[in-house]
RNA sequence: UCGGAGAUCGUCUAAUGGUAGGACAGCAGGUUCUGGUCCUGCUAAUCGGGGUUCGACUCCCUGUCUCCGAG
Numbered sequence: 001u002c003g004g005a006g007a008u009c010g011u012c013u014a015a016u017g018g019u020a021g022g023a024c025a026g027c028a029g030g031u032u033c034u035g036g037u038c039c040u041g042c043u044a045a046u047c048g049g050g051g052u053u054c055g056a057c058u059c060c061c062u063g064u065c066u067c068c069g070a071g
Stems, first nucleotide, its partner, number of pairs: 001070007010024004018054001026042005047063005
C1' cells in the first nucleotide's frame, strides 16, 4: 500500500429495518447467628460524523481503531 473481518452496559454475548435483550459483575432487599449459595428488584451500552427511510445496532458514504491475509 492492497484485500477481508470486526467495534453493542464495567466484561462476555444476542438482536427479519419496528420497545436494544441475556449472563457475569455492581447496588438494594429477602433468606442465614455471620459469610457463601439461592430468590426478587434496580442501575448500566449500539466507535465518531453524514446520508437513505415514517422508522437504522442493522442499509449506503466517510473517518478512527483492532485483527487476519497478500505484497